The part of an RNA shown here (small-subunit ribosomal RNA, central domain) has 349 nucleotides and comes from Paracoccus sp. (in: a-proteobacteria).
Taxonomically the source falls in Paracoccus (Bacteria, Pseudomonadota, Rhodobacterales, Paracoccaceae).
The coordinates come from a structure-prediction model, not an experiment, and the mean pLDDT is 86.
Rfam family: Bacterial small subunit ribosomal RNA.

Context: one part of a larger RNA
RNA sequence: CUGGGCGUAAAGCGCACGUAGGCGGACUGUUAAGUUGGGGGUGAAAUCCCGGAGCUCAACUUCGGAACUGCCUUAGAUACUAUCAGUCUGGAGAUCGAGAGAGGUGAGUGGAAUUCCGAGUGUAGAGGUGAAAUUCGUAGAUAUUCGGAGGAACACCUGUGGCGAAGGCGGCUCACUGGCUCGAUACUGACGCUGACGUGCGAAAGCGUGGGGAGCAAACAGGAUUAGAUACCCUGGUAGUCCACGCCGUAAAGGAUGAAUGCCAGAGGUCGGCAAGCAUCCUUGUGGGUGUCACACCUAGCGGAUUAAGCAUCUCCGCCUGGGGAGUACGGUCGCAAGAUUAAAACUC
Numbered sequence: 001c002u003g004g005g006c007g008u009a010a011a012g013c014g015c016a017c018g019u020a021g022g023c024g025g026a027c028u029g030u031u032a033a034g035u036u037g038g039g040g041g042u043g044a045a046a047u048c049c050c051g052g053a054g055c056u057c058a059a060c061u062u063c064g065g066a067a068c069u070g071c072c073u074u075a076g077a078u079a080c081u082a083u084c085a086g087u088c089u090g091g092a093g094a095u096c097g098a099g100a101g102a103g104g105u106g107a108g109u110g111g112a113a114u115u116c117c118g119a120g121u122g123u124a125g126a127g128g129u130g131a132a133a134u135u136c137g138u139a140g141a142u143a144u145u146c147g148g149a150g151g152a153a154c155a156c157c158u159g160u161g162g163c164g165a166a167g168g169c170g171g172c173u174c175a176c177u178g179g180c181u182c183g184a185u186a187c188u189g190a191c192g193c194u195g196a197c198g199u200g201c202g203a204a205a206g207c208g209u210g211g212g213g214a215g216c217a218a219a220c221a222g223g224a225u226u227a228g229a230u231a232c233c234c235u236g237g238u239a240g241u242c243c244a245c246g247c248c249g250u251a252a253a254g255g256a257u258g259a260a261u262g263c264c265a266g267a268g269g270u271c272g273g274c275a276a277g278c279a280u281c282c283u284u285g286u287g288g289g290u291g292u293c294a295c296a297c298c299u300a301g302c303g304g305a306u307u308a309a310g311c312a313u314c315u316c317c318g319c320c321u322g323g324g325g326a327g328u329a330c331g332g333u334c335g336c337a338a339g340a341u342u343a344a345a346a347c348u349c
Base pairs, nucleotide, nucleotide: 004320005319006318007302008301012317014201015200016199017198021194022193023192025088026087027086028085029084031082033081034080035077036076038074039073040072041071042070049065050064051063052062053061054060091191092188093187094185095184096183097182098181099180103177104176105175106174107173108172109171110154115149116148117147118146119145120144121143125136126135162169163168206247207246208245209244210243211242215241216240220236221235222234223233258316259315261312262311263310266293267292269290270289271288273286274285275284276283277282297304298303322349323348324347331342332341333340334339
């Protein structure tokens, strides 16, 4: 290289956009690069193979043939791929009309609750636990009523419901804005798919600067428990959690399932469209999502099964090759750092 694989055994990049490249719809013609048959030249000798011969045989030596699967050249063939030219509408896009949505960004705003502060009532406990204690409280706590401050999160609705490429997104209102679905169409005419390198986005934690700080809470302190208890439980409590700007670039970033296309029995749910029947909420059909069961088929099994893990040798990319050493060392790149990324070997079983 060929070959075999990647849900769970090793293996799908966290996700997208996109350069090069690879692959690419229907029809007609053109050229003849790939492709294909023929001719010519070359393909040294030796070696290899076949048939002989010579050393007593063999190894060895030697003769003849074949072969040297290649390269160059020449005139042909034209189905497929490719080139060029033209045409088309099914892929893709576009126009118009509707529709749903926690999609994103910014601004404003609402109520409940916790905490704190002030005031009133009121008196000896409160809190906490398996039981306690640390803790708070006669300087008046807990409870309760009224008023105020401040921060964070949005109960019910809420749903294998919705939206988003993924991360993710949930009070309400407004502004700006991305995508999607359906219906209609007399437009463009393959404009497509994938995507090394690259670029962007990317939970939480963490980092830098400046704010903010109610609750919660790493670290830390104390009380318990215990043989011990650097824990689990309790009382406190700082970073942090929040905001703005900038970094980090990782997660069991999981559907442990890359993207795209076509095809292959069904059934009954659900979300939001459209059409018809019917007329007042149903039925049927249709195309788009989201889940369940189940046939063919697949799978070592588990299971998957039109949202495939089926079929298409499909197309393109990424990745795997015994366990440990090790996702480590060294070097490179990136980063303020933490570290990330790329990535071995000795040795050992």